Predicted 3D model of a 505-nucleotide part of an RNA (large-subunit ribosomal RNA, domain I) from a Candidatus Saccharimonadota bacterium. The sequence was found in a public genome assembly. The source organism's lineage runs through Bacteria, Bacteria candidate phyla and Candidatus Saccharimonadota.

Context: one part of a larger RNA
RNA sequence: UGCAUGAGGUGGAUGCCUUGGCGAUUACAGGCGAUGAAGGACGUUGUAGCCUGCGAAAAGCUUCGGGGAGCUGGCAAACAAGCAUUGAUCCGGAGAUGUCCGAAUGGGGAAACCCACCCGCGAGGGUACCCGCAUCUGAAUACAUAGGGUGCGAGGAGCGAACCUGCCGAACUGAAACAUCUAAGUAGGCAGAGGAAAAGAAAUCAACCGAGAUUCCCGUAGUAGUGGCGAGCGAACCGGGAAGAGCCUGCAAUUUUUAGCAACUGAUCUAGCGGAGCGGUCUGGAAAGUCCGACCAUAGAGGGUGAUAGUCCCGUAAGUGAAAGAUAGGCAGUACGAAGCUGAGAUCCAGAGUACCACGAGACACGUGAAACCUUGUGGGAAGCAGGGAGGACCACCUCCCAAGGCUAAAUACUACCUGAUGACCGAUAGUGAAGCAGUACCGUGAGGGAAAGGUGAAAAGAACCCCGGGAGGGGAGUGAAAUAGAACCUGAAACCGUGUGCCU
Numbered sequence: 001u002g003c004a005u006g007a008g009g010u011g012g013a014u015g016c017c018u019u020g021g022c023g024a025u026u027a028c029a030g031g032c033g034a035u036g037a038a039g040g041a042c043g044u045u046g047u048a049g050c051c052u053g054c055g056a057a058a059a060g061c062u063u064c065g066g067g068g069a070g071c072u073g074g075c076a077a078a079c080a081a082g083c084a085u086u087g088a089u090c091c092g093g094a095g096a097u098g099u100c101c102g103a104a105u106g107g108g109g110a111a112a113c114c115c116a117c118c119c120g121c122g123a124g125g126g127u128a129c130c131c132g133c134a135u136c137u138g139a140a141u142a143c144a145u146a147g148g149g150u151g152c153g154a155g156g157a158g159c160g161a162a163c164c165u166g167c168c169g170a171a172c173u174g175a176a177a178c179a180u181c182u183a184a185g186u187a188g189g190c191a192g193a194g195g196a197a198a199a200g201a202a203a204u205c206a207a208c209c210g211a212g213a214u215u216c217c218c219g220u221a222g223u224a225g226u227g228g229c230g231a232g233c234g235a236a237c238c239g240g241g242a243a244g245a246g247c248c249u250g251c252a253a254u255u256u257u258u259a260g261c262a263a264c265u266g267a268u269c270u271a272g273c274g275g276a277g278c279g280g281u282c283u284g285g286a287a288a289g290u291c292c293g294a295c296c297a298u299a300g301a302g303g304g305u306g307a308u309a310g311u312c313c314c315g316u317a318a319g320u321g322a323a324a325g326a327u328a329g330g331c332a333g334u335a336c337g338a339a340g341c342u343g344a345g346a347u348c349c350a351g352a353g354u355a356c357c358a359c360g361a362g363a364c365a366c367g368u369g370a371a372a373c374c375u376u377g378u379g380g381g382a383a384g385c386a387g388g389g390a391g392g393a394c395c396a397c398c399u400c401c402c403a404a405g406g407c408u409a410a411a412u413a414c415u416a417c418c419u420g421a422u423g424a425c426c427g428a429u430a431g432u433g434a435a436g437c438a439g440u441a442c443c444g445u446g447a448g449g450g451a452a453a454g455g456u457g458a459a460a461a462g463a464a465c466c467c468c469g470g471g472a473g474g475g476g477a478g479u480g481a482a483a484u485a486g487a488a489c490c491u492g493a494a495a496c497c498g499u500g501u502g503c504c505u
Base pairs, nucleotide, nucleotide: 002503003502004501005500006499008497009496015490016455017454020426021425022423023422027419029415030414031159032158039101040100041099042055043054044053046079049075050074051073061095062094063093064092065091066090070083071082072081106115107114108113116127117126118125119124129156130155131153132152133151134150135149136148137147163194164192165191166190167189168188174181178228204211205210215242216241217240218239219238225233226232246407247406248405267327268326269325270324272320273319278293279292280291282289294311295310296300302314303313304312356380357379358378359377360376361375362374366392387402388401389400390399391398442449443448462489465476466475467474468473
């Protein structure tokens, strides 16, 4: 030096665990905001920091309920000072307070700061812009109008995950290149709304039979079509379901009604209450395990407790509960309002730069095609019931319908947040980026990028005291079932590091 083997060191794999995630799903809810939001800054406890809560009334104040013995939030103990059966802490409803910034709104501004004016003794209040209403004024210009002022308004603004509607609108890609085409009216941008939105009560389909608003699902059907007839795109009629609901109308004045209101009883939500039934033996550090003998069950879901508990604890099943606030499409009552059927009418009315036509586009599954229907930029431009539109060029016949005004629940889409339940989902290099104070530390001028890091033990019983040492660390002692569980703490693989023993050189 090598090989073998032993006990260690280092290291943190593996196993076990789970506070955290992920998915799908049900019900609820679907908004917050000038009565100042979302999000922050700065403060605030007897306290130095951070988190949480709160706001100079500052881990809180008032009140109404619940609850019933301890409490003064967490990391995080100790001390101090207090509170509490005259009901505290805690949970829920309602209210008060709520600095400064932020739409931020008196003016400014490099957010959390600076500087004002008016009213008021002060405390305090007011002063942005737009819109609406009322009112006072008021040009060119006589009346007027524009404009200006004042008052009033829980009007608007800003934020928010997806879903929705409208406007604007790519490219990569595919076509095995590429230009029409595709990707795709997608991504993205902007505006707006709601708990859904949009659509919607036939100028619709159909086919000589009939149906009867819209929306969504299944089929029709990858069919008919469309298409450098390439790549691709791709219906409808009709049938079956979910759901089901229909309505409004000239102008002016006046009066009234409506949209509902009130009460009661229930229901639901925002705290809760209540809740059966087990003892012994053995092993063990510990019994829930073993053995023996019982009991409950509308409760043998689940979790915890020193190992595996129906009967120890929290719960679970059944039952039950609201002073206050909220929800509803429901029930009953009272008052008011509205309304039904039939006939006649050669009178009147029934949506115009509209229908329609031409040209240019878009959109229809449909790329100009034989291209209807729908929308409309430009130009032309009707009829008006003896009327008008449609039935895929166009014409005739026949049939259906009544445009150029408007409203409308449900079935449908989505899930940031709240609540419950759930998983042949993960188990710390996994699962969220984030199981630990993470969108943190850190990086970047910035937009932005973005970690690592879990486990003593049943219980800190976290090692008094002694010894070596400056300390770190260690040896005794002690605790514990265990200390090779000692805080660098469960298990503790491998690489790697020396070391004991044996053998070879």